[in-house]
RNA sequence: CGCUGAGGCACUCCGCCACGGCGAACGGGGGACCCGAUGCGGCCGAGGGAUCGGCCGCGGGGGCGAAUCGACCGGAGCGUCCGGUCGUAGCGCUGCUUUCUCUGCGCGAGCCCGUCAGCUGACCUCGUAGGCACCGGAGAAAG
Numbered sequence: 001c002g003c004u005g006a007g008g009c010a011c012u013c014c015g016c017c018a019c020g021g022c023g024a025a026c027g028g029g030g031g032a033c034c035c036g037a038u039g040c041g042g043c044c045g046a047g048g049g050a051u052c053g054g055c056c057g058c059g060g061g062g063g064c065g066a067a068u069c070g071a072c073c074g075g076a077g078c079g080u081c082c083g084g085u086c087g088u089a090g091c092g093c094u095g096c097u098u099u100c101u102c103u104g105c106g107c108g109a110g111c112c113c114g115u116c117a118g119c120u121g122a123c124c125u126c127g128u129a130g131g132c133a134c135c136g137g138a139g140a141a142a143g
Base pairs, nucleotide, nucleotide: 002132003131004130009023011021012020025128026127027126028125029124030123035118039058040057041056042055043054044053045052046051060116061113062112063111064110069087070086071085072084073083074082075081076080090107091106092105093104096143097142098141099140100139101138102137
């Protein structure tokens, strides 16, 4: 210098750095009306009935991220878990930048909340990490 990613920048005592603070910027979460959604079982109550309400138990549910889903094989602590292989939704790179196309090369993980959160204005709140490459292909349009 270049890539992934929001993860970079400015200010902050005598010069620089670090820590801390703070600002804009970028990114994430929560959060009304309206709209959408509202599992199973038991008990009690109301009602002519359809049904509704309350309580308890079971099952859970959700977030960041491209990282979902499937088949086959093997193992184990019995239908679930672990590992492997091959695919796959999807994602990234291909060098002046962006978009489209071609070519080639990769990823398709992991972590967190803790019974709780749909959307959501005002508003509240959090993050600004980590990890890599030495790889220098092509066409069109615009800049």
A computed fold for a 143-nucleotide RNA from a soil metagenome, annotated as c-di-AMP riboswitch aptamer (ydaO/yuaA leader). The sequence is in RNAcentral, with records from MGnify. Of the family's consensus pairs, 95% are formed in the model.